[in-house]
Context: one part of a larger RNA
RNA sequence: UCCUUGUUAAGGAAUUAGGCAAAUUUACCCCGUAACUUCGGAAGAAGGGGGGCCAUACUUGCGUUCUUUUUAGAUUGCAAAGAUUAUGGUCGCAGAGAAUAGGUGAGAGCGACUAGUUAACAAAACUACAGGUGCCUGCUAAAUCGAAAGAUGAUGUAUAGGUGCUGAUACCUGCCCAAUGCCAGAAGGUUAAGGGAGCUUGUCAGUUGUGCUUGCACAAUGAAGCUCGCGACCGAAGCCCUGGUGAAUGGCGGCUGUAACUAUGACGGUCCUAAGGUAGCGAAGUCCCUCGUCACUUAAUUAGUGACCUGCACGAAAGGUGUAACGACUCUCACACUGUCUUGACAAGGAGCCCG
Numbered sequence: 001u002c003c004u005u006g007u008u009a010a011g012g013a014a015u016u017a018g019g020c021a022a023a024u025u026u027a028c029c030c031c032g033u034a035a036c037u038u039c040g041g042a043a044g045a046a047g048g049g050g051g052g053c054c055a056u057a058c059u060u061g062c063g064u065u066c067u068u069u070u071u072a073g074a075u076u077g078c079a080a081a082g083a084u085u086a087u088g089g090u091c092g093c094a095g096a097g098a099a100u101a102g103g104u105g106a107g108a109g110c111g112a113c114u115a116g117u118u119a120a121c122a123a124a125a126c127u128a129c130a131g132g133u134g135c136c137u138g139c140u141a142a143a144u145c146g147a148a149a150g151a152u153g154a155u156g157u158a159u160a161g162g163u164g165c166u167g168a169u170a171c172c173u174g175c176c177c178a179a180u181g182c183c184a185g186a187a188g189g190u191u192a193a194g195g196g197a198g199c200u201u202g203u204c205a206g207u208u209g210u211g212c213u214u215g216c217a218c219a220a221u222g223a224a225g226c227u228c229g230c231g232a233c234c235g236a237a238g239c240c241c242u243g244g245u246g247a248a249u250g251g252c253g254g255c256u257g258u259a260a261c262u263a264u265g266a267c268g269g270u271c272c273u274a275a276g277g278u279a280g281c282g283a284a285g286u287c288c289c290u291c292g293u294c295a296c297u298u299a300a301u302u303a304g305u306g307a308c309c310u311g312c313a314c315g316a317a318a319g320g321u322g323u324a325a326c327g328a329c330u331c332u333c334a335c336a337c338u339g340u341c342u343u344g345a346c347a348a349g350g351a352g353c354c355c356g
Stems, first nucleotide, its partner, number of pairs: 001351008010342002014340001019337001028050004036041001038168001052090006058082003061078003065074003091095001103335007110327002115127002131166007143152003169322004174252003179249002181245005188240003194234002198230002202226002206221007253271005280314001281311001292308005
């Protein structure tokens, strides 16, 4: 010097990103206990008090003696036991004498809760959840695995099974079907393979012509068959089309005038749109400007809480807003407590260093 511990004057979070760490509290008995609340809780709320040992009183058992209404009362003795309680005494610094054994309260955010999660940086506001709701499925079910047989679903049958979203509960869940998706429809348009009236290409028997070394060459035409290509017309779903559908994917405006101070604009005009954001909430875990403005809290606060609304860029099951209980969650404040600090000091054990 380092490590693990212990103690510490005065102060008591001034430390620090942050009370991290440490300290306080702690078991049992008694008293007492607020807001709020889903009436269960909150709650061990909070906040107080008690304790060792000895004696006596009390109860129970077995006896002695006396009285008498022999059930009982009084008296006296013995040996144990006893949830306690009360009074008195007594010892120590200290009596749950060591050890084990909640710090508490207030206000916000998020998630209802218990549970689960990144084995070895993250336990959370993430996942799940009960509850809500949409869609599919009538049984050889839908869905899933498998070229198939077959199996799961299920020895189940719509109060069932599968799948998506939301996430207890309370109050609620607005407008838009133009786009995309899905569902339904069938008159018309378009439309593939395939079929196909007809047209057409090539080949070629034959026929005709020309030339000649009379059986060859060339040219033209060309039946049937085969073949190249075109093709009216017939031809399903789909698409176009007609409707529906948002707890389907999604979306939910601008400019401008106006009230007898000013300001503001209930009111009006106009353009665009499928419709122009309703209720509720709002500098929010969402607010750029921003340390917004006001109030509270502090000596002093970019933090925190309550309001305001000018919402860069909240908003209603990618749910909105509240909410008792719960949380090794996040933020802020207070009490208690402390070596976190002012600011160090001392002690114990170990390591380090030297010798062996």

This is a predicted structure of a 356-nucleotide part of an RNA (large-subunit ribosomal RNA, domain IV) from a Candidatus Dojkabacteria bacterium. Rfam family: Bacterial large subunit ribosomal RNA. The full RNA is in RNAcentral, with records from ENA.